Fluoride riboswitch aptamer (crcB RNA motif) from a Pseudomonadota bacterium, 59 nucleotides, folded computationally. The prediction has a mean pLDDT of 77. NCBI's taxonomy places the organism under Bacteria, Pseudomonadati, Pseudomonadota. Rfam family: Fluoride riboswitch aptamer (crcB RNA motif). The literature on the family includes a 2012 paper in Science by Baker et al., "Widespread genetic switches and toxicity resistance proteins for fluoride".
């Protein structure tokens, strides 16, 4: 450099970001909350932290 072959990886789960874990998907995927409006929950899928918001109290 060239040509066979093989398919490590890798993604997603309703607005961040780190870890542990479940599940789902294999790019034609999973996935993109819910209501006709009014309006409702929540930064997790879960579990713990840090950010950011939001309610209540006290200094």
């Nucleotide at each position: 450099g060239g040509a066979c072959a093989u398919g490590a990886u890798g993604g997603c789960g309703a607005u961040g970001g780190a870890g542990c874990u479940c599940g789902c998907c294999g790019u034609u995927a999973a996935g993109u909350g819910c209501g006709c409006a009014a309006g409702c929950u929540g930064a997790u899928g879960g579990c713990u932290c840090c950010u950011a918001c939001g309610a209540c109290g006290g200094u």